[in-house]
RNA sequence: GUCACCGAGGAGCGUUGCGACCUGGAGUAAUCCAGGCCAGGCUCGGGGGCUGCGGUCAAUUUUUUUAACGGCGCUCACUCACG
Numbered sequence: 001g002u003c004a005c006c007g008a009g010g011a012g013c014g015u016u017g018c019g020a021c022c023u024g025g026a027g028u029a030a031u032c033c034a035g036g037c038c039a040g041g042c043u044c045g046g047g048g049g050c051u052g053c054g055g056u057c058a059a060u061u062u063u064u065u066u067a068a069c070g071g072c073g074c075u076c077a078c079u080c081a082c083g
Stems, first nucleotide, its partner, number of pairs: 001050003005046005010076006018041001021036006040069001
């Protein structure tokens, strides 16, 4: 760097539908059309696979930090302030 897995980012209902995915069709292919599904696909953390670079004995301790975001509408929870 990348791939998936696990955890966290308070919760629920409705709605639209970009990407991805699925189905069908067209096309040598790239891809395109239609339908379906669809608002944690993002970020942080944990260990792991693969790959790259750098360093070179290994281990331990201490300190700091633990967040920012997530279409639209509504509701609840939590915190603060006012009445």